[in-house]
Context: one part of a larger RNA
RNA sequence: UGUGGGUUGACUGAAGGGAGAGCUCCUCAAGUACGAGAGGAACGGGGAGUUGGAGCCACUGGUGUACCAGUUGUCCGACAGGGCACUGCUGGGUAGCUACGCUCUAACCGAUAAAGGCUGAAAGCAUCUAAGCCUGAAGCGGAUCCUAAGACGAGUCAACCAUUCCAAGUUCUUUUGCUCGGGCAACUGAGCAACUGAACGCGGACAAGGGCCCCCAUAAAAGAUGGGUUUGAUAGACUGGUAGUGUAAGCACGGAGCUUCGGCGACGUGUUCAGCUUUCCAGCACUAAAAGCCUUAGGGCAAAGU
Numbered sequence: 001u002g003u004g005g006g007u008u009g010a011c012u013g014a015a016g017g018g019a020g021a022g023c024u025c026c027u028c029a030a031g032u033a034c035g036a037g038a039g040g041a042a043c044g045g046g047g048a049g050u051u052g053g054a055g056c057c058a059c060u061g062g063u064g065u066a067c068c069a070g071u072u073g074u075c076c077g078a079c080a081g082g083g084c085a086c087u088g089c090u091g092g093g094u095a096g097c098u099a100c101g102c103u104c105u106a107a108c109c110g111a112u113a114a115a116g117g118c119u120g121a122a123a124g125c126a127u128c129u130a131a132g133c134c135u136g137a138a139g140c141g142g143a144u145c146c147u148a149a150g151a152c153g154a155g156u157c158a159a160c161c162a163u164u165c166c167a168a169g170u171u172c173u174u175u176u177g178c179u180c181g182g183g184c185a186a187c188u189g190a191g192c193a194a195c196u197g198a199a200c201g202c203g204g205a206c207a208a209g210g211g212c213c214c215c216c217a218u219a220a221a222a223g224a225u226g227g228g229u230u231u232g233a234u235a236g237a238c239u240g241g242u243a244g245u246g247u248a249a250g251c252a253c254g255g256a257g258c259u260u261c262g263g264c265g266a267c268g269u270g271u272u273c274a275g276c277u278u279u280c281c282a283g284c285a286c287u288a289a290a291a292g293c294c295u296u297a298g299g300g301c302a303a304a305g306u
Base pairs, nucleotide, nucleotide: 001150005161006160007159008158009157010156011155015147016146017145021051022050023049024048025047026046027045028044034039052105053104054103055102056101060099061098062097063096067092068091069090070089071088072085073084074083075082076081108142109141110140115135116134117133118132164205165204166203169200170199171198172197175194176193177192178191179190180189181188182187206298209295210294211293212292214228215227216226217225234288235287236286238283239282240281241280243277244276245275250271251270252269253268254267257264258263
């Protein structure tokens, strides 16, 4: 931007794409068919493996610069707690991501190719072919999975909103009055003001919905996608659980040994499955999702009546 008003949600499926794949072994068939014997199948059924493909993380592993612990050198005066040294090194390790782990990777239908046939003439025979008919492949088309109405033949269904209002101004118009001019007069021309009605109409109101802003993640290069926004558990904090590490600091007791005889003291035990941590799961409105802004259809066609 189109899809003959604007939206929201749910579909159909023209068309397009793809690897529901390949191979091997065992077993039944069967020591059968076949063959003098020696030997020795297949169709079909069942089971297993492997190579690819797709997905997943309960298990087993990997990673895990979240985290916990041990430890060396040095610095912060000592303790405690830390900085730096490849994450200093070492031992573990949640989530997530992964393979070395796990799951799936049917049966079938249709039309055919080469080929094999039936019936059968031309050509009294014969002939799969000329008319006609039956079979026949990991190939083709379905079935199955994914995308899909820009499929311009632009589809279908449902719901919502709209098909309105105000209005500066411009043009035309109805009626009346005034001024100026023409006319003997009836009357008439021009201009101005107010009034009546109509058309167009800058701009504004309303308006289903959408977007921005804001809190985020099952999403993510930017856009996009998905969720939430107080009628709320969306993120954080906190609490609890789960999980990781492995028993914190302080204190008490024990203590090899050293000693200037005053004390010092590695380490161990208890307090203590402690302390610390938790990308996970819940609970809980304490904090932040406040206030607000922008945008948007308001049209067409046909028929009938007045």